[in-house]
Context: one part of a larger RNA
RNA sequence: CUGGGCGUAAAGGGCGUCUAGGUGGUCACUUAAGUUCAAGGUGAAAGCCCUCGGCUCAACUGAGGAAGUGCUUUGAAAACUGGGUGACUUGAGUGCGGGAGAGGGGAGCGGAAUUCCCAGUGUAGCGGUGAAAUGUGUAGAUAUUGGGAGGAACACCGGUGGCGAAGGCGGCUCCCUGGACCGAUACUGACACUCAAGCGCGAAAGCUAGGGGAGCAAACGGGAUUAGAUACCCCGGUAGUCCUAGCUGUAAACGAUGGGCACUUGGUGUAGUGGGUAUGUAUAUCCGCUGUGCCGAAGCUAACGCAUUAAGUGCCCCGCCUGGGGAGUACGGUCGCAAGGCUGAAACUC
Repeated sequence: CUGGGCGUAAAGGGCGUCUAGGUGGUCACUUAAGUUCAAGGUGAAAGCCCUCGGCUCAACUGAGGAAGUGCUUUGAAAACUGGGUGACUUGAGUGCGGGAGAGGGGAGCGGAAUUCCCAGUGUAGCGGUGAAAUGUGUAGAUAUUGGGAGGAACACCGGUGGCGAAGGCGGCUCCCUGGACCGAUACUGACACUCAAGCGCGAAAGCUAGGGGAGCAAACGGGAUUAGAUACCCCGGUAGUCCUAGCUGUAAACGAUGGGCACUUGGUGUAGUGGGUAUGUAUAUCCGCUGUGCCGAAGCUAACGCAUUAAGUGCCCCGCCUGGGGAGUACGGUCGCAAGGCUGAAACUC
């Protein structure tokens, strides 16, 4: 290489978009590149294989044949693939009518709570724990009432509910904006699927600059615990957490399950939407499409389990795996301000 694989054993790229490439619906005509057939040429000799022969046999060797699965030329065929022309509507898309949604961006607004400040009432504790202590309080705390400041997050609703490609998204209102779904059909006429590279997005932490800072809280200080306690518990507390602009580009980025299409018994919830039936029209029931759960047939699986949202049955395209350690290390390259990221070995060893 062939072959075999990727939910949990090694293995699905974090996600999207798209180029090259690969693959591609129905019908007719045409072409003959692939494809198939026939014939010619070539495919050195030796060797391998077959037959016959020579050394007493064999090894060895002589002769003939076969093979040489390939390449090439000419001719033929036209089902399939490809090329060309024309047509089609079921794939795909556009338009029309609807409603659903924490989808994204910006601006404004709201209430509860924590903290702090001011003022009133009030007096000896408060706080914290397993128990304490550090801490805080007669310079009047805790508690309670009124007022104010500021930042962050949005209880209930809230739901294996919804939306998004993923990361992710949750108070209210307005503005800008993306996608999906349902229903009728009108239009375009294969315009499609996938996608190396490229480009973009990408939690948290971290970085740069400027703001902001209520609560929380790495580091750090103190009190406890303990043999010790660089911890778990307690009192404090700075980066950070928040905003703006930029960088980083990672994750148990998980459904540990790439995307698309088709096919394959069922039951039961739920979300959006359409239709039918009934009547007592707030409802019940039946049917369809789209999404999201649970349980399970066949089948699959090493088992666990999966099972129309497949891990079943097939086709197309991409990514990835090939014993453990060494090691996601070294070196080189490349990206980054840095931290580091991406790419990614070997010796040696079991």